[in-house]
Context: one part of a larger RNA
RNA sequence: CUGGGCGUAAAGGGCGCGUAGGUGGUUUUAUAAGUGGGUUGUGAAAUUCCUGGGCUUAACCUGGGGUGGUCGACCCAUACUGUAAGACUGGAGUACGAGAGAGGGUAGUGGAAUUUCCGGUGUAGCGGUGAAAUGCGUAGAUAUCGGAAGGAACACCAGUGGCGAAGGCGACUACUGGCUCGAUACUGACACUGAGGCGCCGAAAGCGUGGGGAGCAAACAGGAUUAGAUACCCCUGGUAGUCCACGCUGUAAACGAUGUCAACUAGCUGUUGGUGCAUGCAAAUGUAUCAGUGGCGCAGCUAACGCGAUAAGUUGACCGCCUGGGGAGUACGGUCGCAAGAUUAAAACUC
Numbered sequence: 001c002u003g004g005g006c007g008u009a010a011a012g013g014g015c016g017c018g019u020a021g022g023u024g025g026u027u028u029u030a031u032a033a034g035u036g037g038g039u040u041g042u043g044a045a046a047u048u049c050c051u052g053g054g055c056u057u058a059a060c061c062u063g064g065g066g067u068g069g070u071c072g073a074c075c076c077a078u079a080c081u082g083u084a085a086g087a088c089u090g091g092a093g094u095a096c097g098a099g100a101g102a103g104g105g106u107a108g109u110g111g112a113a114u115u116u117c118c119g120g121u122g123u124a125g126c127g128g129u130g131a132a133a134u135g136c137g138u139a140g141a142u143a144u145c146g147g148a149a150g151g152a153a154c155a156c157c158a159g160u161g162g163c164g165a166a167g168g169c170g171a172c173u174a175c176u177g178g179c180u181c182g183a184u185a186c187u188g189a190c191a192c193u194g195a196g197g198c199g200c201c202g203a204a205a206g207c208g209u210g211g212g213g214a215g216c217a218a219a220c221a222g223g224a225u226u227a228g229a230u231a232c233c234c235c236u237g238g239u240a241g242u243c244c245a246c247g248c249u250g251u252a253a254a255c256g257a258u259g260u261c262a263a264c265u266a267g268c269u270g271u272u273g274g275u276g277c278a279u280g281c282a283a284a285u286g287u288a289u290c291a292g293u294g295g296c297g298c299a300g301c302u303a304a305c306g307c308g309a310u311a312a313g314u315u316g317a318c319c320g321c322c323u324g325g326g327g328a329g330u331a332c333g334g335u336c337g338c339a340a341g342a343u344u345a346a347a348a349c350u351c
Base pairs, nucleotide, nucleotide: 004322005321006320007305008304012319014201017197021193022192023191025088026087027086028085029084030083031082033081034080035077036076037075038074039073040072041071042069049065050064051063052062053061054060091190092187093186094185095184096182097181098180099179103176104175106174107173108172109171110154115149116148117147118146119145120144121143125136126135162169163168206248207247208246209245210244211243215242216241220237221236222235223234259318260317261316262315263314264313267296268295269294270293271292272291273290274289275288276287277286278285279284300307301306324351325350326349333344334343335342336341
């Protein structure tokens, strides 16, 4: 390479948008590029293969035939693919009417709590732990009442509930994207995937500049623990950071460890959001169906575990990735970055 694979053995890109490319619904006509058939040309000789002949045999020599091509020309066929023209509505989209939602960014608003400060009451302890101590307190603490300031987070509702492509999202109000359902009308294949990559997003930590700083809290200090304890766990403090604006970084067990899209393949059950029908005064109940989200489970699959219409079943389209362990996600080089580093990515050697 061929082949075989990627939930857990090596292997799905962190996520989307989209260029080239690959692939592409129903139908008519034309064409005949691919495709199939025929004729013909060529594919030198030697060699190789088959079959004869000649040296006593063989090697060797020699006659004939065959094989060998994404090959050329001409003719025929037209199912499929392509191409051209036309038509269609099932895929896709638009309009209309409803619906649910922590989807997003910005601004404003709100209450509870912690802390600090001010004032009142009040007096000797408070705090903390397994037990203590460090710490705070007669310069009046803790407790309690009133007031003020400031920052961060939004109890209950809350739910294998919801929304988002993923990361993620939870007080309230304004602005705004997407999604779902319903019945019609319209466009008429406008679609799927997507190397590069363009552009975009991307937890936490970290970096730059400037703010902010209540609580928490790496580092650090102290107290404990301990034989020791430069530690874990515990306690008292506490700086970066956590928060905001702008810019960078671009990584995670970025996980469902399961790429995206489409079709098909028993059932049962819970739940969220629609719609229809039946019963009912209503609340609601039953039932059908669509879109999600869970638990079981048949067939089938799987090394097993398990998966099982939200597939890891049966298929198709396209992309990414894997190829024994270590060396190593390292070195060198390139690209990116302020840096930290990221990305691309070997070999010697060794088992």
Molecule: small-subunit ribosomal RNA, central domain
Organism: uncultured bacterium